This is a predicted structure of a 76-nucleotide RNA (transfer RNA) from Fibrobacter sp. It was read from a public genome assembly. Rfam family: tRNA. Rfam classes the family as a transfer RNA. The coordinates come from a structure-prediction model, not an experiment, and the mean pLDDT is 83. The source organism's lineage runs through Bacteria, Pseudomonadati, Fibrobacteria, Fibrobacterales and Fibrobacter.

RNA sequence: GGCGUGUUCGUCUAGUGGUCUAGGACGCUGGCCUCUCACGCCGGUAACACGGGUUCGAACCCCGUACACGCUACCA
Numbered sequence: 001g002g003c004g005u006g007u008u009c010g011u012c013u014a015g016u017g018g019u020c021u022a023g024g025a026c027g028c029u030g031g032c033c034u035c036u037c038a039c040g041c042c043g044g045u046a047a048c049a050c051g052g053g054u055u056c057g058a059a060c061c062c063c064g065u066a067c068a069c070g071c072u073a074c075c076a
Base pairs, nucleotide, nucleotide: 001072002071003070004069005068006067007066010026011025012024013023018056027045028044029043030042031041032040049065050064051063052062053061
């Protein structure tokens, strides 16, 4: 340099074109319960890497960029 795969809450992840102003677990946080703490229960919090395109409609399909990982070529 070329090719491939991936990127979603703080972390791990669901999602395969419309039910997603995005769901779950842990975390954090308010409350309930308890003599207290833990456990448990109820609520809240917070994310689609960036830009463009296709489409009536995009987290999802396509292109580019960035980053991560892997494979590979050249050079000595």